Annotation:
The part of an RNA shown here (small-subunit ribosomal RNA, central domain) has 355 nucleotides and comes from an uncultured prokaryote.
[in-house]
Context: one part of a larger RNA
RNA sequence: UUGGGCGUAAAGAGUGCGUAGGCGGGGAUAUAAGUCAGAUGUGAAAUUCCGGGGCUCAACCCCGGAGCUGCAUUUUGAAACUAUAAGACUAGAGUUCAGUUAGGGUAAACGGAAUUCCACGUGUACCGGGUGAAAAUGCGUAAAUAUGUGGAAGAACACCCGGUGGGUGAAGACGGUUUACUGGGCUACUCCUGACGCUGAGGCGCGAAAGCUAGGGGAGCGAACAGGAUUAGAUACCCUGGUAGUCCUAGCUGUAAACGAUGUAUACUAGGUGUAGUUGGAAUCAACCCCGACUGUGCCGAAGCUAACGUGAUAAGUAUACCGCCUGGGGAGUACGCUCGCAAGGGUGAAACUC
Numbered sequence: 001u002u003g004g005g006c007g008u009a010a011a012g013a014g015u016g017c018g019u020a021g022g023c024g025g026g027g028a029u030a031u032a033a034g035u036c037a038g039a040u041g042u043g044a045a046a047u048u049c050c051g052g053g054g055c056u057c058a059a060c061c062c063c064g065g066a067g068c069u070g071c072a073u074u075u076u077g078a079a080a081c082u083a084u085a086a087g088a089c090u091a092g093a094g095u096u097c098a099g100u101u102a103g104g105g106u107a108a109a110c111g112g113a114a115u116u117c118c119a120c121g122u123g124u125a126c127c128g129g130g131u132g133a134a135a136a137u138g139c140g141u142a143a144a145u146a147u148g149u150g151g152a153a154g155a156a157c158a159c160c161c162g163g164u165g166g167g168u169g170a171a172g173a174c175g176g177u178u179u180a181c182u183g184g185g186c187u188a189c190u191c192c193u194g195a196c197g198c199u200g201a202g203g204c205g206c207g208a209a210a211g212c213u214a215g216g217g218g219a220g221c222g223a224a225c226a227g228g229a230u231u232a233g234a235u236a237c238c239c240u241g242g243u244a245g246u247c248c249u250a251g252c253u254g255u256a257a258a259c260g261a262u263g264u265a266u267a268c269u270a271g272g273u274g275u276a277g278u279u280g281g282a283a284u285c286a287a288c289c290c291c292g293a294c295u296g297u298g299c300c301g302a303a304g305c306u307a308a309c310g311u312g313a314u315a316a317g318u319a320u321a322c323c324g325c326c327u328g329g330g331g332a333g334u335a336c337g338c339u340c341g342c343a344a345g346g347g348u349g350a351a352a353c354u355c
Base pairs, nucleotide, nucleotide: 004326005325006324007309008308012323014206015205016204017203021199022198023197025089029085030084031083033082034081035078036077037076038075039074040072041071042070048066049065050064051063052062053061054060092196093193094192098187099186100185101184104182105181106180107179108178109177110176111157115153116152117151118150119149120148121147122146127138167174168173211252212251213250214249215248216247220246221245225241226240227239228238263322264321265320266319267318268317271300272299273298274297275296276295277294278293279292280291281290304311305310328355329354330353337348338347339346340345
């Protein structure tokens, strides 16, 4: 390479947009590059195969024929398929019109509860803490805890809210209320364009938490750290404190069990039962209920698949297109080099040796 794979054994890139490339709907016409057929030329000799002959045979040698499966900017044709050209179609794709939908995104303003702190009042000796069972550090007679009133601050948004098995988003993720701007999905009839499509090496964007830079902010929580316990010890688990951080603005970082451990797109292949959105029918005063359709999201399950577990129209079934990735364990996601980064570190990524 052929071949085999990627839910859990090694293997789907965290996720999208998109360049080159690869692949691409139905019908008619033309061309003849690929493709197919014929002719011609060439394909040295030896070698090979077949027939015959010569050394007493054979090996060996000689003669004749075939073959040499190939090549050709040679030539004559074919026109189904691919391709190309021009023209035309509507089932893919996109668009108009009318509805509808949601924690989709960004910004601003506002709201109440709780917490902590401050001030003042009432009031007096404890409060706090925790478990297997207990304490102590700590706070408090300079009046705490509790309670009442007023004020300040920051962060998060109870109930609604749904066994969260619901909704939206490409993913990360998104939940108080209102407003402004903005992206998407779905449904029904219809209009228009006329294959405009799928995938996507490089490339470009987005990307939890932690971390970094600069400037703010700092209530609660809380790495580090300090103290108290526990213990043989206790650099822990428990307790009292508590700095970075957590929050905001601008930038960087670019990783996660970034998981459905399942790449994207399209088509097809029994059903049953929930749920969310839209919609058709029927019915009705109206709204439900009832019978369907589409789109999402769950559970169970036939065939099939699977090593089994399981999966099963949201496929891991049957197929096609394109991309990514895997090839025994350790060494090692290490070394070296290159590259990105302020750094931390990221990306790429071996070998010796060993089992």
The full RNA is in RNAcentral, with records from ENA.